[in-house]
Description:
A computed fold for a 481-nucleotide part of an RNA from Phycisphaerales bacterium JB065, annotated as large-subunit ribosomal RNA, domain I. The RNAcentral record of the full RNA draws on ENA.
Context: one part of a larger RNA
RNA sequence: AGCACAUGGCGGAUGUCUUGGCGUCAAGAGGCGAUGAAGGACGUGGAAACCUGCGAAAAGUUCAGGGGAGCUGGUAAUCAAGCUGUGAUCCUGAAAUGUCCGAAUGGGGAAACCCGGCCGAAAGGUCACUCUUAUCUGAAUGCAUAGGGUAAGAGAGCGAACCUGGGGAACUGAAACAUCUAAGUACCCAGAGGAAAGGAAAUCAACCGAGACUCCGUGAGUAGCGGCGAGCGAAAGCGGAUAGUGACUUAGUCCAGUGAACGCGUUGGAAAGCGCGGCCAAAGAAGGUGAUAGCCCUGUAGUUUGAUGAUGUCACACAGCCCUAGAGUAGCGUCGGUGUCGUGAAACCCGGCGUGAACAUGGGGGGUCCACCCUCCAAGGCUAAGUACUACUUGACGACCGAUAGUUAACCAGUAAGGCGACUGAAUGAUGAAAACUACCCCUGUUAGGGGUGUGAAAGAGUAGCUGAAACCAUGUGCUU
Numbered sequence: 001a002g003c004a005c006a007u008g009g010c011g012g013a014u015g016u017c018u019u020g021g022c023g024u025c026a027a028g029a030g031g032c033g034a035u036g037a038a039g040g041a042c043g044u045g046g047a048a049a050c051c052u053g054c055g056a057a058a059a060g061u062u063c064a065g066g067g068g069a070g071c072u073g074g075u076a077a078u079c080a081a082g083c084u085g086u087g088a089u090c091c092u093g094a095a096a097u098g099u100c101c102g103a104a105u106g107g108g109g110a111a112a113c114c115c116g117g118c119c120g121a122a123a124g125g126u127c128a129c130u131c132u133u134a135u136c137u138g139a140a141u142g143c144a145u146a147g148g149g150u151a152a153g154a155g156a157g158c159g160a161a162c163c164u165g166g167g168g169a170a171c172u173g174a175a176a177c178a179u180c181u182a183a184g185u186a187c188c189c190a191g192a193g194g195a196a197a198g199g200a201a202a203u204c205a206a207c208c209g210a211g212a213c214u215c216c217g218u219g220a221g222u223a224g225c226g227g228c229g230a231g232c233g234a235a236a237g238c239g240g241a242u243a244g245u246g247a248c249u250u251a252g253u254c255c256a257g258u259g260a261a262c263g264c265g266u267u268g269g270a271a272a273g274c275g276c277g278g279c280c281a282a283a284g285a286a287g288g289u290g291a292u293a294g295c296c297c298u299g300u301a302g303u304u305u306g307a308u309g310a311u312g313u314c315a316c317a318c319a320g321c322c323c324u325a326g327a328g329u330a331g332c333g334u335c336g337g338u339g340u341c342g343u344g345a346a347a348c349c350c351g352g353c354g355u356g357a358a359c360a361u362g363g364g365g366g367g368u369c370c371a372c373c374c375u376c377c378a379a380g381g382c383u384a385a386g387u388a389c390u391a392c393u394u395g396a397c398g399a400c401c402g403a404u405a406g407u408u409a410a411c412c413a414g415u416a417a418g419g420c421g422a423c424u425g426a427a428u429g430a431u432g433a434a435a436a437c438u439a440c441c442c443c444u445g446u447u448a449g450g451g452g453u454g455u456g457a458a459a460g461a462g463u464a465g466c467u468g469a470a471a472c473c474a475u476g477u478g479c480u481u
Base pairs, nucleotide, nucleotide: 001480002479003478004477005476006475007474008473009472015466016430017429020401021400022398023397024396025395026394027393028392029390030389031158032157039101040100041099042055043054044053046079047078049075050074051073061095062094063093064092065091066090070083071082072081106115107114108113116127117126118125119124129155130154131153132152133151134150135149136148137147162193163191164190165189166188167187173180177227203210204209214241215240216239217238218237224232225231244316245315246314247313248312252308253307254306256304257303258302262277263276264275265274266273278295279294280284286298287297288296320382321381322380323326331355332354333353334352335351336350337349341367362377363376364375365374366373417424418423437465440452441451442450443449
């Protein structure tokens, strides 16, 4: 030095667990804000660092209801001082107070700060801008108008997705690339609602007819479009969803209350285990309790009150309505855009510029165009339901995860930390049933560590704490060189 075995150290894998996540379904709610939001700063407790709550009336004040014995939130004990059957703490609802910043709005500003005007004795109140309405004034300039003032009302900002509109890429694919595609996607902006949008035929259809819109299935990867490449891709039709108002009523659901039934022995630290004998059950879902409890606790089924309310019955009505009834409009020329349509034979629809009708004896459409035929009535407006989404609240569930997993975050996390900044972004769960967390003694330089002793079922469970793998380190013994 190596190998083997044994005993330890270090380390924190594994096992078991779950406070936290993830997903689905159902219901609710779908907004908050100048009555000052969202989000913050600073304060606020007897001693108070942070979290939570609250706001100089500051872990709180008042009132009403519930509730019924303890209470003064959490980490988190301790001490002090108190409250409470004259009903506290706690829960629900309604009020009061609510510093400063923030749309932030008296002016300013490097957010949480600085400086003012007016009214008022003070306390306090008030003073931004824009729009609308009303009203008072009022130039050049006679009437007027512009402008100015006052009053009232509204707006402003925030918010996850869904929605409508205005703008609008590129990577990519085409095995290169330019038309094309990606895609009207991402993204930006504006606006609205609980949904939005759309909507009552100048629509389709095909000589038969249908009868607003929206959504789903089918039609159909069809008809078509397309450097006819890559690819893109309808519609009619058919089948469904939906389709009133009011009154009464009820299944169900939700909140709150009530809510049955057990003892002995035994092992053990502990009984819920085991043995014996009972009981309840419209309740044997679940969780907790010193191991595994229907009958110990919280609950659960059921039931009662209240709220909501599919369904049923009755009455009226029969998804459609309204008006002032639509001219610089339709069409045409030209240039663009949408749709399956890339200019094509290219209609239809929308827009810019130019031009420019008819008036129901009229006009639009039926894919160039013409005739016949059929069909509808543009250039005004409103409209529930069916459909989309889930930041938020509640309930239920899971062949979802179980601490390198599951959210980035089970733990004071968008924290610590990094970055000038935009932004990036962790780790850390488990003593024990109960702190009973080792009084006292000894070793020692010792708030270190250890040995006794004590607690405990266990301390080889000792706040580096359940289990405690491997790598790695050490000691002892044996063997090899």
NCBI's taxonomy places the organism under Bacteria, Pseudomonadati, Planctomycetota, Phycisphaerae, Phycisphaerales.